[in-house]
Overview:
The RNA shown here (SAM riboswitch aptamer (S box leader)) has 101 nucleotides and comes from Aneurinibacillus aneurinilyticus. Model confidence (mean pLDDT): 84 of 100. Its Rfam family is "SAM riboswitch aptamer (S box leader)". About the family: The SAM riboswitch is found upstream of a number of genes which code for proteins involved in methionine or cysteine biosynthesis in Gram-positive bacteria. The source organism's lineage runs through Bacteria, Bacillati, Bacilli, Paenibacillaceae and Aneurinibacillus.
RNA sequence: UCUUAUCAAGAGAGGUGGAGGGAACUGGCCCAAUGAAGCUUCAGCAACCAUAGGCGUACCUGUACGGUGCUACUUCCAGCAGACGUAUCUGAGAGAUAAGA
Numbered sequence: 001u002c003u004u005a006u007c008a009a010g011a012g013a014g015g016u017g018g019a020g021g022g023a024a025c026u027g028g029c030c031c032a033a034u035g036a037a038g039c040u041u042c043a044g045c046a047a048c049c050a051u052a053g054g055c056g057u058a059c060c061u062g063u064a065c066g067g068u069g070c071u072a073c074u075u076c077c078a079g080c081a082g083a084c085g086u087a088u089c090u091g092a093g094a095g096a097u098a099a100g101a
Base pairs, nucleotide, nucleotide: 001101002100003099004098005097006096007095012042013041014040015039016038020031021030022029025079026078027077028076043071044070045069048067049066050063051062052061053060054059075094080091081090082089083088
């Protein structure tokens, strides 16, 4: 970089650090000196890979030692397109994660 799947659920404390953070830009809304990001320890969530069973696939149910991932706010919301009851909905795009190439 490409392909496929998922993204309204779920799960936080300590240490260190010292001003930013919620991916980038714009607008909004939030979090933050009662301590942000980052690093780290422990704990937890989930179930993509894994694994057991129902099965021969699809699919479903269970498990959680291991590889990842995740643990404010829907991926915090909008931006582009369409529908439309004008308040919303759907899709795209972008992004994230997993598995494969």